[in-house]
RNA sequence: GCCUCCGUAGUAUAGCGGCAGUAUAGGGGACUGUGGAUCCCUUGGCCGGGGUUCGAUUCCCCGCGGAGGCCCCA
Numbered sequence: 001g002c003c004u005c006c007g008u009a010g011u012a013u014a015g016c017g018g019c020a021g022u023a024u025a026g027g028g029g030a031c032u033g034u035g036g037a038u039c040c041c042u043u044g045g046c047c048g049g050g051g052u053u054c055g056a057u058u059c060c061c062c063g064c065g066g067a068g069g070c071c072c073c074a
Base pairs, nucleotide, nucleotide: 001070002069003068004067005066006065007064010024011023012022013021018054025043026042027041028040029039030038047063048062049061050060051059
């Protein structure tokens, strides 16, 4: 330098054109002699910019970051 894959709550991950979900974590409550476990409620997120579209987390382009592979030079 080129190619491929990935980027979504604090963390891990699903969703892949039409309500952004699950687990865990945080907060509150029920239960309990206390704690834990369990149950209920709740907080919180699509890497940035542009394009296509009635509508983009999703598709396309550029960039940024991460992982892997290939080539060249030394």

Predicted 3D model of a 74-nucleotide RNA (transfer RNA) from a Nitrososphaerota archaeon. It matches the Rfam family "tRNA". Gene Ontology term of the family: triplet codon-amino acid adaptor activity. Model confidence (mean pLDDT): 82 of 100. It was read from a public genome assembly.